[in-house]
Molecule: small-subunit ribosomal RNA
Organism: metagenome
RNA sequence: AGAGUUUGAUCCUGGCUCAGGACGAACGCUGGCGGCGUGCUUAACACAUGCAAGUCAAGGGGGCCCGUAAGGGCAACCGGUGAACGGGUGCGUAGCACGUGAGCAAGCUUUCGAUUUGUGGGGGAUAGCCGGCCUAAUGGCCGGGUAAUACCGUAUACGUUCACUGGACGGUAUCGUCUGGUGAGGAAACCUCCGGGGCAAAUCGAGGCGCUCGCGGUUUAUCAGCUAGUUGGCGGGGUAAUGGCCCACCAAGGCUACGAUGGGUAGCUGGUCUGAGAGGAUGGCCAGCCACAUUGGGACUGUGACACGGCCCAGACUCCUACGGGAGGCAGCAGUGGGGAAUAUUGCGCAAUGGACGAAAGUCUGACGCAGCGACGCCGCGUGUGGGAUGAAGCCUUUUGGGGCGUAAACCACUGUUGCCCGGGACGAAAUUCCUUUUUUGAGAGGAUUGACGGUACCGGGUGAGGAAGCACCGGUUAACUUUGUGCCAGUAGUUGUGGUAAUACAGAGGGUGCGAGCGUUGUCCGGAAUCACUGGGCGUAAAGGGUGCGUAGGUGGCAAGGUAAGCGUGUGGUGAAAGUCCGGGGUUUAACCCCGGAUCUGCCGUGCGAACUGCCUGGCUUGAGCAAUGUAGAGGCAGGUGGAAUUUCGGGUGUAGUGGUGGAAUGUGUAGAUAUCCGAAAGAACACCAGUGGUGAAGGUGGCCUGCUGGGUAUUUGCUGACACUGAGGCACGACAGCGUGGGGAGUAAACAGGAUUAGAUAUCCUGGUAGUCCACGCCGUAAACGAUGGGUACUAGGUGUCUGGGGGAGUGAUCCCCUGGGUGCCGGCGUUAAUGCAUGAAGUACCCCGCCUGGGGAGUACGGCCGUAAGGCUGAAACUCAAAGGAAUUGACGGGGGCCCGCACAAGCGGUGGAGCAUGUGGUUUAAUUUGAUGCAAUGUGGAGAACCUUACCCAGGCUUGAUAUGCAGGAGAAAGCUCGCAGAAAUGUGAGCCCCUUUUUGGAGUUCCUGCACAGAUGCUGUAUGGCUGUCGUCAGUUUGUGUCGUGAGAUGGUGGGUUAAGUCCCGCAACGAGCGCAACCCUCGCCCUUAGUUACCAGCGGGUAAAGCUGGGAACUCUAGGGGGACUGCCGGUGUUAAACCGGAGGAAGGUGGGGAUGACGUCAAGUCAUUAUGGCUCUUACGUCUAGGGUUACAUACGUGCUACAAUGGGCCGGAUAGAGGGUCGCCAACUCGUGAGAGUGAGCCAAUCCCCAAACCGGUCCUCAGUUCGGAUUGUAGUCUGUAAUUUGACUACAUGAAGCUGGAAUCGCUAGUAAUCGUGGAUUAGUUAUGCCACGGUGAAUACGUUCCCGGGCCUUGUACAUACCGCCCGUCACGCCAUGGAAGUUGUGAGCGCCCGAAGUCGGUGUUGGAACCCGUAAGGGACCAAGCCGCCUAAGGCGAGCGCAAUGACUGGGGCGAAGUCGAAAUAAGGUA
Repeated sequence: AGAGUUUGAUCCUGGCUCAGGACGAACGCUGGCGGCGUGCUUAACACAUGCAAGUCAAGGGGGCCCGUAAGGGCAACCGGUGAACGGGUGCGUAGCACGUGAGCAAGCUUUCGAUUUGUGGGGGAUAGCCGGCCUAAUGGCCGGGUAAUACCGUAUACGUUCACUGGACGGUAUCGUCUGGUGAGGAAACCUCCGGGGCAAAUCGAGGCGCUCGCGGUUUAUCAGCUAGUUGGCGGGGUAAUGGCCCACCAAGGCUACGAUGGGUAGCUGGUCUGAGAGGAUGGCCAGCCACAUUGGGACUGUGACACGGCCCAGACUCCUACGGGAGGCAGCAGUGGGGAAUAUUGCGCAAUGGACGAAAGUCUGACGCAGCGACGCCGCGUGUGGGAUGAAGCCUUUUGGGGCGUAAACCACUGUUGCCCGGGACGAAAUUCCUUUUUUGAGAGGAUUGACGGUACCGGGUGAGGAAGCACCGGUUAACUUUGUGCCAGUAGUUGUGGUAAUACAGAGGGUGCGAGCGUUGUCCGGAAUCACUGGGCGUAAAGGGUGCGUAGGUGGCAAGGUAAGCGUGUGGUGAAAGUCCGGGGUUUAACCCCGGAUCUGCCGUGCGAACUGCCUGGCUUGAGCAAUGUAGAGGCAGGUGGAAUUUCGGGUGUAGUGGUGGAAUGUGUAGAUAUCCGAAAGAACACCAGUGGUGAAGGUGGCCUGCUGGGUAUUUGCUGACACUGAGGCACGACAGCGUGGGGAGUAAACAGGAUUAGAUAUCCUGGUAGUCCACGCCGUAAACGAUGGGUACUAGGUGUCUGGGGGAGUGAUCCCCUGGGUGCCGGCGUUAAUGCAUGAAGUACCCCGCCUGGGGAGUACGGCCGUAAGGCUGAAACUCAAAGGAAUUGACGGGGGCCCGCACAAGCGGUGGAGCAUGUGGUUUAAUUUGAUGCAAUGUGGAGAACCUUACCCAGGCUUGAUAUGCAGGAGAAAGCUCGCAGAAAUGUGAGCCCCUUUUUGGAGUUCCUGCACAGAUGCUGUAUGGCUGUCGUCAGUUUGUGUCGUGAGAUGGUGGGUUAAGUCCCGCAACGAGCGCAACCCUCGCCCUUAGUUACCAGCGGGUAAAGCUGGGAACUCUAGGGGGACUGCCGGUGUUAAACCGGAGGAAGGUGGGGAUGACGUCAAGUCAUUAUGGCUCUUACGUCUAGGGUUACAUACGUGCUACAAUGGGCCGGAUAGAGGGUCGCCAACUCGUGAGAGUGAGCCAAUCCCCAAACCGGUCCUCAGUUCGGAUUGUAGUCUGUAAUUUGACUACAUGAAGCUGGAAUCGCUAGUAAUCGUGGAUUAGUUAUGCCACGGUGAAUACGUUCCCGGGCCUUGUACAUACCGCCCGUCACGCCAUGGAAGUUGUGAGCGCCCGAAGUCGGUGUUGGAACCCGUAAGGGACCAAGCCGCCUAAGGCGAGCGCAAUGACUGGGGCGAAGUCGAAAUAAGGUA
């Protein structure tokens, strides 16, 4: 420090996720030791039991016990002191509670320290105790008597308090300090071991507490107004003290947008975690403060409490009870139940530290010190070390060779941490006190005593590699890979995703990686996240500029000067607790941990200095702003008037059959006279041309003409004011269309509505009508893609060119032109900027000021609440839930019922077909024991199959075989077994029997071969063509497809290859940031067409000779044809024209052939998971007495039917018969078969020739003649019968052919559809492969005869290039929207129901303080001899306040609710087709 994830790819925006650190954690697996820490985060839920606050005998008197006594012990009571600390918890609290800094001139303070002074003299009670009594208990009552350091007068009182009264100094408002005077009030306690310890008053200090103020720190405005003791005053009361703290009276204030009031949440801080920091989150342990102690209220005591282990009352709960009453409060330490994912021992000790009491000894102390439990955390250590290759065994893997675990182990040599055993054994302890001693009486020295932890840490010895390793992960992110199993199943998953038969992603294993006594998971926080942006973001199109203006608060603000010092800067003082953090040291063997020193603590409060900048004050300036003057343009606004054209309606005339409307129609209208046309009249609305990226206005908006009123802009020139400015939260005003209200108006148009069409439907588009509305007046509404999707202001930063409107100058006779300078409004473009697109002096550039707004998509601009509105609705504006994207710009493709250019038998122009019939053939379907199987739009269907009667054959039935029908190897055994011939059984396979029958040495044995048994293995037309190779089809013989370097772009990519021409062609030329190259095109190859040459047999025969009835028949020839080798020829080469002087095209000449001469072979990168595992090969899987193999028979040939491809026809351009002529290519010995004979014929018999330019197979249409004469025929030949021929072991299922007989449909074929552009279509026959034969009408070849037409590219189909749009990229057979139906989820409304919260009003009113009263009761003081009285106190009673409670009306929140609303998500449901292309009506 980043990474993954939106896309085919790219850049950006933007969310989600991950890697890091942390934790009072929990869970899973695992677990050796030690140190230091830490441990109810939930129920402030309820608590059994024990302990947690007592102490003092030197305050008091008594009691009991021991003791003769002296003395000691026990503990109750009075008294003192403490119990307000320590310990716990975080309920409440948004507060002066906390933090920080000030203040109290408004305060208190037990104990402690310092200083000063004092401690005189009296009195009356009361517990305990004794006696009596009540009671279950807790407890209580009466009488008697007693003490004090208990209580009460009194004396004295420096000072103190109060009152009055002087002086000095000072200050921050009331005033303070110091120093005087007079008067009044007010103290004490004694004990003793004689050392000492107390008590009282006063001053100061220390520490503690109380009060006040500035500043700081949570969320909500869907809480906007709150407040009556409220704010202030005067006077009282109260308090330690200020104060409405309380009360009476007076005034009407106080707080609030800098957020009052209300609601939610929360103890605050030092700190802790994280982070580079700024920040964010957090407040457990430790420390400071606060609050609380079962809930609520209250006071008492006291220095201190409104008191955790005190009291009173009320409520709830629990316990005891004799039913009359009582008792209790673990949020102390342990512990229990409960809750919970979850958190420990009913331990030891006061040895240390600290606390209370005490003179002290000492007592008490669940504070504390220790121990126990928990890997809960941090830190440290160990589980061995070195050597050791035959690279053992085993496991895993393998291409079977090997490789991995792996020096790992074994084995050898060592070590001794830790554990275990034995022995030694601490520091923490110094004191107090006691003893001795020194002494300046302050203190010092020596000795003795004291350890829970603990026989612990630690040290030494012994033992012995011995007791001590796991967890997660291994597709990417992210370090780490193989195999087996599984087969969208089981599962996995943080994210992306993975799993549908070859899973590095599931599960197991081997191996590896990471960490290690731990490792993972989950949760939470920070980080990454610049993803709330102060540091440090944005707003044209990604989320985001308010519809526009005016303007309040606020924020910001021109030039120059003087002053001030709030901000600001600098120095200094105080404070910022300790701990923590950081740095440097030190102590534990190290570390964690602990100790010491320093720094930090960024803050706050004082104080000195400075004066640039900001602020403030003062007086100025003119450039910002404004005012005046003179012009000027304008659909700026409002009101009143007025004009013509058009439309419709009405009246009249002419006139006749239609009109209107559409893609085409119809509804409508018209013979009752329309439309058309002419004249006249009426009405309403809108203003053609001018008219313009022209004007104007803040925006919305604004358009005939005239008049009136009125706003703003702008130019020029001087003059005036003197910063008067900019922006603008709230607020106010304006604000298109539609809509609403009231009243008018209504020509045209036109939601709704009606009709007609279209359509599968058509609640639409189109047409005919038509009402609100549109218009006017007044009043509402307040929204728009209110858009420049761009807030306002100011300044700066190259230009060019239009246009509107001012001013100035120049030229010209003039129309007009040129230059300069303002204000608007457009286009182009540079820098710069931007993700790109683009913007670009009217910025989206560079800066400043102010406002508004944004923070993933959906849910949703929805719900609830509030405000506005008559309503419609508007403004404000969430959440649950859900997804991993949603989005912007640009790129390459693909696509478009987008565009342009171009091509193709693509259309058109023609010719002939298919679709109808019969038959053949293939397929679907059906059937079947089986009808084996593949191929399925073009690109399956006369296809694999160039030959299914058996075989083929893969299917079915039946019968057999199991190392097998076939290959290789091994082991054991057998024998002339093998092989051949014959017989028997059988459908055959097969089984069985008989006979014949090897070589060599000769002995066993060996070689080959065969059989049997067994093992390896064979075998499979079984599956997967979506695991594959190879081959093939198709787009398409279409002209494309790539690449190097360079250049452009952030990039995907682009350029090149686009453009202008041209071509069959990315063919060529020109131009060009491109220049080249590869694969394709073309050419090179074959064939046909012309010529030459070479060679002439089986082909040929011109000339010469022979010869025949005739014939290259023959001698011969080498001319010709032909054969088959080699050459030539054609290249736009030549001429003319067009074209850019090009490429090229057009025409022409010559030529056998002319612009690729015809045909063929040849198929770029790729697409279709196209076809083929059944040609073959092949991975994986499956079968192995069967899914293998053999045999016989059957089936593949079935048949209501549908489709494809064909054949034959329907006839006279024909059919029958007779006669006659002419090919090419190919095949032939298992063959082709002449001639002859027989048969009507298929064919048979006989047989010459030919292994072929030699012999054979071998033509038809055509031509000539003749019959048929338009008919189901002399057309057509299906079907059927009979008789035959041929092949073959065998024609029944199931062959072909022949003859005779039979003579079906069919008279040119609906919608639709196919082929073909010349030797082509059409038509005619011929050959071949496959085969024994053949269902071949198929396929592949061959020749004969031999046309028509193409204007042209609008349309259909396919394709190429360029361009455009796109929400498509599995790419339009794409994507995608809404209703409905079903399931699940969260949520709104709802008659209500339930619970809860805080207030308000009234009633009642405990305890208690205060106030009043105090008949009644009372020892202290006073009067009095006394009785008694007084004073004072108290009970009681009364009053105010008041907790809880009750009643009442509302408010808020939560839960729930029949029914209901929408929303989200779900498998391939239904209906349509809204969007995306001109998405088919933009």